[in-house]
RNA sequence: AAUAGUCGUUAGGGGUGCUCGUAUAUCGAGCUGAGAAAAUACCCUUAAGACCUGACGUGGAUAAUGCCAACGGAGGGAAACGGCUGUAAGCGCGG
Numbered sequence: 001a002a003u004a005g006u007c008g009u010u011a012g013g014g015g016u017g018c019u020c021g022u023a024u025a026u027c028g029a030g031c032u033g034a035g036a037a038a039a040u041a042c043c044c045u046u047a048a049g050a051c052c053u054g055a056c057g058u059g060g061a062u063a064a065u066g067c068c069a070a071c072g073g074a075g076g077g078a079a080a081c082g083g084c085u086g087u088a089a090g091c092g093c094g095g
Base pairs, nucleotide, nucleotide: 004085005084006083007082008081009080010079011045012044013043014042017031018030019029020028021027051076052075053074058069059068060067
């Protein structure tokens, strides 16, 4: 001491489904989940970890649904600063 990890600040990015009451709106309840549109929120910010595309796709479950899995080390995708910790090569000094 680059890089790496982690935390914080500010700024930014993102999703909000299925079923029932009910035909619709509002509202409520149930399912999964960090979060199912207002949550004083939650998650993510260079990425193999948010999210989108593929996808009105494929397989398996379910009352039903991105509910689970593969796809997926895929393509795209939003950053600056600071703190802390550890550590190469190299350089300098001494033996």
Model confidence (mean pLDDT): 76 of 100. TPP riboswitch aptamer (THI element) from a Desulfobacteraceae bacterium, 95 nucleotides, folded computationally. The organism belongs to Desulfobacteraceae, within Bacteria.